[in-house]
Molecule: SAM riboswitch aptamer (S box leader)
Organism: uncultured Paenisporosarcina sp.
C1' cells in the first nucleotide's frame, strides 16, 4: 500500500513526569483531585500453542508460558449516500459507504 477479519463487552484511588489529550475537521468532552510518555500492574484473546471433531481447511473448547493489542465517553458524536418519521430545510430512527484503529496474509 493491497487482501480480509474485528469493534455498544473488559482492564489500577501504583510509580514516574511534568501540559496536555482524544487520527483529521466541526462539536463535545477528559487533563493541576495532575494530559502525553515510561515502568509497574491488568484486560482480552487476533496470530501462534494444546485438546476434540471434521476434513483439505474449518468448527468447537482451553490455557495464557510466547507474537502483537488494548485498559474515559459505541471507532466520544458527526463529517458522504438511502430510506423512514416528524417537521419545516431542521432534527431523529435505521441500513450502507468512507476514514481512521487492531490483527492476520501480501
Nucleotide at each position: 500500500u493491497c487482501u480480509u477479519a474485528u469493534a455498544g463487552a473488559g482492564a489500577g484511588a501504583g510509580g514516574u513526569g511534568g501540559a496536555g489529550g482524544g487520527a483529521a475537521g466541526u462539536g463535545c468532552c477528559c487533563u493541576a483531585u495532575g494530559a502525553a510518555g515510561c515502568c509497574c500492574g491488568g484486560c482480552a484473546a487476533c496470530c501462534g500453542u494444546c485438546a476434540c471433531a471434521a476434513u483439505u481447511u474449518u468448527g468447537u473448547g482451553a490455557a495464557a508460558u510466547g507474537g502483537u493489542g488494548c485498559c474515559a465517553a459505541a471507532u466520544c458524536a458527526c463529517u458522504c449516500a438511502a430510506a423512514g418519521u416528524a417537521g419545516a430545510u431542521u432534527a431523529c430512527u435505521u441500513u450502507g459507504a468512507a476514514a481512521g484503529a487492531u490483527g492476520a496474509g501480501a